[in-house]
């Protein structure tokens, strides 16, 4: 330099172009003498800029980052 794949809560994983959801962690409450376990609730995210569309995590272009391959 070129080619391929990927980027979503703190972590892991979902989401026919139509309310971004689940588990773990964390926080609060219930339970318990306390803790743990269990149960309930809450917090928390689409790498960036444009484009297409009534509507984009999803499709397109460029850029950034990560991994693999070629030279």
């Nucleotide at each position: 330099u070129c080619c391929c794949g990927g980027g979503u809560c703190g972590u892991c994983c979902a989401a026919u172009g139509g309310c971004a959801g689940g588990a773990c962690c964390g926080c609060a409450g219930a339970c318990u003498u306390u803790g743990g376990a269990u149960c309930u609730g809450c917090u928390a995210a689409u790498g960036g800029u444009g484009g297409u569309u009534c509507g984009a995590a999803u499709c397109c272009a460029c850029c950034c980052c990560c991994g693999g391959g070629a030279a």
The RNA shown here (transfer RNA) has 71 nucleotides and comes from a Longimicrobiales bacterium. The sequence is in RNAcentral, with records from ENA and MGnify. Model confidence (mean pLDDT): 81 of 100. Its Rfam family is "tRNA". By type it is a transfer RNA. RNAcentral records the identical sequence in 3 taxa.